[in-house]
């Protein structure tokens, strides 16, 4: 001074919003009153369930890679089976995107900075 690598997929979270429930408002109607239910309306500045969810959160399993070992083979660096270790490091926008809708979801281990 340049370039490159850092696998897949469930499952839970940190987070995040509002179709759906469920809750609260308001109105109407059963009804003359009060509870109550039933439609419809707004509200997520309602803790919830359902829903979405991390590359740099957790765990799982599958793949990898290095090696022990059994076993087939005449025989290796071939084929299967089993265990052991290994996968480190990772600040991060502004702006777009989809979904009902947002996000720490996608673009993105992107820009950019160290």
């Nucleotide at each position: 001074g340049a370039a490159u690598u850092g696998g897949c997929u469930g499952c839970c979270u940190a987070g995040g919003g509002u179709u759906c429930c469920a809750c609260g408002u308001c109105g109407c109607g059963c009804c003359g009153c009060a509870a109550g239910c039933g439609c419809g309306u707004c509200g997520g500045u309602u803790c919830g369930g359902u829903c979405c969810g991390a590359g740099a959160g957790g765990g799982a399993g599958c793949g990898c890679g290095u090696u022990u070992u059994c076993g087939c083979g005449a025989a290796u660096u071939g084929c299967g089976g089993a265990g052991a270790c290994g996968a480190a490091c990772a600040c991060g926008g502004c702006g777009g995107g989809a979904u009902a809708a947002a996000a720490a979801c996608c673009c993105g281990g992107g820009a950019g900075u160290a």
A computed fold for a 114-nucleotide RNA from Cohnella endophytica, annotated as Guanidine-I riboswitch aptamer. Taxonomically the source falls in Cohnella (Bacteria, Bacillati, Bacillota, Paenibacillaceae). The RNAcentral record of the sequence draws on Rfam. The prediction has a mean pLDDT of 83.